[in-house]
Context: one part of a larger RNA
RNA sequence: CUGGGCGUAAAGCGUGCGCAGGCGGACUUUUAAGCCAGAUGUGAAAGCCCCGAGCUUAACUUGGGAACCGCGUUUGGAACUGAAAGUCUAGAGUCUGUCAGAGGGGGAUGGAAUUCCACGUGUAGCAGUGAAAUGCGUAGAGAUGUGGAGGAACACCGAUGGCGAAGGCAGUCCCCUGGGAUAAGACUGACGCUCAUGCACGAAAGCGUGGGGAGCAAACAGGAUUAGAUACCCUGGUAGUCCACGCCCUAAACGAUGUCUACUAGUUGUUGGGGUAGCAAUACCUCAGUGACGCAGCUAACGCGUGAAGUAGACCGCCUGGGGAGUACGGUCGCAAGAUUAAAACUC
Numbered sequence: 001c002u003g004g005g006c007g008u009a010a011a012g013c014g015u016g017c018g019c020a021g022g023c024g025g026a027c028u029u030u031u032a033a034g035c036c037a038g039a040u041g042u043g044a045a046a047g048c049c050c051c052g053a054g055c056u057u058a059a060c061u062u063g064g065g066a067a068c069c070g071c072g073u074u075u076g077g078a079a080c081u082g083a084a085a086g087u088c089u090a091g092a093g094u095c096u097g098u099c100a101g102a103g104g105g106g107g108a109u110g111g112a113a114u115u116c117c118a119c120g121u122g123u124a125g126c127a128g129u130g131a132a133a134u135g136c137g138u139a140g141a142g143a144u145g146u147g148g149a150g151g152a153a154c155a156c157c158g159a160u161g162g163c164g165a166a167g168g169c170a171g172u173c174c175c176c177u178g179g180g181a182u183a184a185g186a187c188u189g190a191c192g193c194u195c196a197u198g199c200a201c202g203a204a205a206g207c208g209u210g211g212g213g214a215g216c217a218a219a220c221a222g223g224a225u226u227a228g229a230u231a232c233c234c235u236g237g238u239a240g241u242c243c244a245c246g247c248c249c250u251a252a253a254c255g256a257u258g259u260c261u262a263c264u265a266g267u268u269g270u271u272g273g274g275g276u277a278g279c280a281a282u283a284c285c286u287c288a289g290u291g292a293c294g295c296a297g298c299u300a301a302c303g304c305g306u307g308a309a310g311u312a313g314a315c316c317g318c319c320u321g322g323g324g325a326g327u328a329c330g331g332u333c334g335c336a337a338g339a340u341u342a343a344a345a346c347u348c
Base pairs, nucleotide, nucleotide: 003320004319005318006317007302008301012316014201015200016199017198021194022193023192025088026087027086028085029084030083031082033081034080035077036076037075038074039073040072041071042070049065050064051063052062053061054060091191092188093187094186095185096183097182098181099180103177104176105175106174107173108172109171110154115149116148117147118146119145120144121143125136126135162169163168206247207246208245209244210243211242215241216240220236221235222234223233258315259314260313261312262311263310266293267292268291269290270289271288272287273286274285275284276283277282297304298303321348322347323346330341331340332339333338
């Protein structure tokens, strides 16, 4: 000496479940695999190292010692780890009461608005822009009234709010269903944490088959603008957006911050529970979530700061100069688009 890191410099898998593996609460007894100590055998000689001796010295030769940091056998120890047995309740879970919620799936239904259709009233414009034009309209538009059709999305409430593992989730009602919080007891008795491979879920776009199609709108067409205008603006407009089933598996999938546990000043807002006092308003205490500020500490700084990026532990993933390149080749997956795994030459 026996790496250092991952919010923004390279680096946390998009998210969860979970086999193997790694790690694992308290007490007692036993054991002796790990561990510790003693003894003993072996660890060839030479070499290296130390102390001497011999060639006038050195190199060289030579005597002795040490070392050979290892392995085996044996005796003992029993704190810790492991193993076995027994016990416990602080971790984890089950039961009971209460509570909040756009959590998920299915069905039904409501009003506003846009568009379209029919009819009535009514007449010359409407629409659009920076200004225009394309476009619509005397075959009666736009406006207005009545009736109808259809699809999609749910104003206000609405929040700095809630729920969900993440993606995400919002009119109302019904059915089915997952998770969470809290209070007090009872029960089980370490049943736990993490997780390579694996499995499941996974916005939008895209793909397949069949429906649907109001509005919006890639592509496309036209009108403008312009030197040009394959754009920005305008008039149209098809896929698509919607539904069912099956694929795709990627995102600035972000808190750019893996999961779990413990500990470490406070102040203030808010959501959901519980408790104490009080007639009440309210005040105080407490648990779980979500924001703002901030001590110590950390940080290159910005900032983080009990919801840590602080102090520690367990386990997984990942990084190792820029370009070449998240590319080529090969493998796996996919209907395809492509996804995933993933180099090198060369160059600075």
Predicted 3D model of a 348-nucleotide part of an RNA (small-subunit ribosomal RNA, central domain) from a metagenome. Model confidence (mean pLDDT): 90 of 100. Rfam family: Bacterial small subunit ribosomal RNA.